Molecule: RNase P RNA; transfer RNA
Organism: Pseudomonadota bacterium
RNA sequence: CCAGACGGCCGGACGGUCGCGCGUGCAGGUCCCGAAAGGGCGCAUGCGAGGAAAGUCCGGGCUCCACGUCGACACGGCGGCGGGUAACGCCCGCCGGGGGCAACCCCAGGGAUAGCGCCACAGAGAACCAGUCCGCCGAUGGCUCGCAAGAGUACAGGCAAGGGUGAAACGGUGGGGUAAGAGCCCACCGCCCCGACCGCAAGGAAGGGGGCACGGCAAGCCCCGCCGGGAGCAAGACCGAAUAGGGAUGCAUCUCCCGAAAGGGGGAAGGUCUGUCGCGGGCCGCAUCCGGGUAGGUCGCGCGAACCGCGCAGCGAUGCGCGGUCCAGAGGAAUGACCGUCCCGCCCACAAGGGCGGACAGAACCCGGCUUACAGGCCGUCUGGCAUU
RNA sequence: GCCCCCGUCGUCUAGAGGCCCAGGACGCCACCCUUUCAAGGUGGAAAUCGCGGGUUCGAAUCCCGCCGGGGGCACCA
Numbered sequence: 001c002c003a004g005a006c007g008g009c010c011g012g013a014c015g016g017u018c019g020c021g022c023g024u025g026c027a028g029g030u031c032c033c034g035a036a037a038g039g040g041c042g043c044a045u046g047c048g049a050g051g052a053a054a055g056u057c058c059g060g061g062c063u064c065c066a067c068g069u070c071g072a073c074a075c076g077g078c079g080g081c082g083g084g085u086a087a088c089g090c091c092c093g094c095c096g097g098g099g100g101c102a103a104c105c106c107c108a109g110g111g112a113u114a115g116c117g118c119c120a121c122a123g124a125g126a127a128c129c130a131g132u133c134c135g136c137c138g139a140u141g142g143c144u145c146g147c148a149a150g151a152g153u154a155c156a157g158g159c160a161a162g163g164g165u166g167a168a169a170c171g172g173u174g175g176g177g178u179a180a181g182a183g184c185c186c187a188c189c190g191c192c193c194c195g196a197c198c199g200c201a202a203g204g205a206a207g208g209g210g211g212c213a214c215g216g217c218a219a220g221c222c223c224c225g226c227c228g229g230g231a232g233c234a235a236g237a238c239c240g241a242a243u244a245g246g247g248a249u250g251c252a253u254c255u256c257c258c259g260a261a262a263g264g265g266g267g268a269a270g271g272u273c274u275g276u277c278g279c280g281g282g283c284c285g286c287a288u289c290c291g292g293g294u295a296g297g298u299c300g301c302g303c304g305a306a307c308c309g310c311g312c313a314g315c316g317a318u319g320c321g322c323g324g325u326c327c328a329g330a331g332g333a334a335u336g337a338c339c340g341u342c343c344c345g346c347c348c349a350c351a352a353g354g355g356c357g358g359a360c361a362g363a364a365c366c367c368g369g370c371u372u373a374c375a376g377g378c379c380g381u382c383u384g385g386c387a388u389u
Numbered sequence: 390g391c392c393c394c395c396g397u398c399g400u401c402u403a404g405a406g407g408c409c410c411a412g413g414a415c416g417c418c419a420c421c422c423u424u425u426c427a428a429g430g431u432g433g434a435a436a437u438c439g440c441g442g443g444u445u446c447g448a449a450u451c452c453c454g455c456c457g458g459g460g461g462c463a464c465c466a
Base pairs, nucleotide, nucleotide: 001385002384003383004382005381006380007379008378009377010376012342013341014340015339016338017337018336020048021047022046023045024044025043026042031040032039033038050360054371055370057369058368059367060366061365062232063231064230065229067280068279070278071277072276073275075228076227077226078225079224080094081093082092083091084090095109096107097106098105099104110223111222115221116220117217118216119215133163134162135159136158137157140156141155142153143152144151145150171189172188173187174186175185176184190212191210192209193208194207197204198203236299237298238297239296246290247289248288249287250286251285253268254267255266256265257264258263270284271283272282273281292465293464294463306325307324308323309322310321311320312319313318343358344357345356346355347354348353390462391461392460393459394458395457396456399415400414401413402412407446417433418432419431420430421429439455440454441453442452443451
């Protein structure tokens, strides 16, 4: 210098003028509303989108469902091992497999000897110990020829080497062997079993044994282990307003006491208590639909698993300690516009300079992640190649 | 803001891993019939299965991520 890998950060800057939202203070007087309190208006001042605020895909906080969240089932999710965390399907480190010359990257990565199911078309044969379509052989037996040696034939039969089909055809290469062949035998590789020793573990592995049997799919059912109660700030609480505590359907029952009745009380049973069933416990009609009314205010609502800096522990995710900071909060919804200087990109121009543009996108209860979108730029570490020293 | 559902010819749909480069109906086009139109008959065209990845030998179908569309919700009793 070229090509590349990984990690982190920024995502226009400064000044001026005008304006918007929320809060605080002042004035509370002289303009408006109001009986007043007060509000608007005014002045000053503080703060005012994001790395994804997005998708709503996971995990939590918070709130309600009276509760235990006790047992079982169903359903859903997760899936190498260890660690981190409030928790996770996230993150870190490692193991195994795959890719790359390498830096490094990718993997829904438990179980296919628990069982069931599927493997179309093609092909002879597609899953349990098989199979001869083409092909090879025909040693042995048969047949023909021959006096015989033997030759021929391809009837019996042998062969899984070669071809063909397929995603996949029952280890691979070489040699021996044979009638032809074949782990039939041998060497190496692969595979299976055992395994000293190492490691917390996943796992690795010296060595030994076995001629080799054991196809794939679990993002098919399933099995194993682990996790999960449901709903969501339109949760929910308070104040206020208004209406008819109206109607229909379904399920659910008897008994005792008081009473003339309406009705009230008790017991059992039943119903209900946010998947189902059971147990305990609570409540007593419950569920669905139709119809009706009101659609105003306050809280929830931002000091938090918060942010910044330094130190320590750790390979790291992260944790701990010390110091500092307060950082939007609403209501159908503010966070903007213009000018100047600079920055970046493109175009025009010899140049001075001029013109155009500045991504993706925008909070709404809040956090931790993931995923997706994104013009351009900066920093660091590393790999390969070339050149020079 | 939150929750749920759906996406296959122009339209409505079938499909549940291979028999599907996707079947049917209506519509469209051409021809026949008719003096002509309609009806009828015969034939034909028409689908990136919303998009992109993955699992699998093989995906409209199974899994993941996006995109688009639709629906529901408050309070009182």